Predicted 3D model of a 90-nucleotide RNA (c-di-GMP-I riboswitch aptamer) from Aquibacillus saliphilus. Its mean pLDDT, the model's own confidence on a scale to 100, is 87. The model forms 95% of the base pairs in the Rfam consensus.
RNA sequence: AUGACGAAAAGGCAAACUUAUCGAAAGGUAAGGACGCAAAACUAAGAACCUAACGCUCUCUGGAUGAGUUAUGGCAGUCUAGUUACCGAA
Repeated sequence: AUGACGAAAAGGCAAACUUAUCGAAAGGUAAGGACGCAAAACUAAGAACCUAACGCUCUCUGGAUGAGUUAUGGCAGUCUAGUUACCGAA
């Protein structure tokens, strides 16, 4: 120095919830707030999961405001993968 690892130290991020706002929704953004996190930093490449606007199908006498199906939507604090990074005991 690099890799692995995670005691200590200095710090970092911010779940649920509340308010405001964007969105069809899932969810996102900002402020407050801390459940937790050694990558809970970044990236939607592979899965899982969430939503179902548009589309398609069915039902209803007809008509969907009903039901089903389906990402092109979401999710990085679900996992895998990629990139980067503070400190230095065993």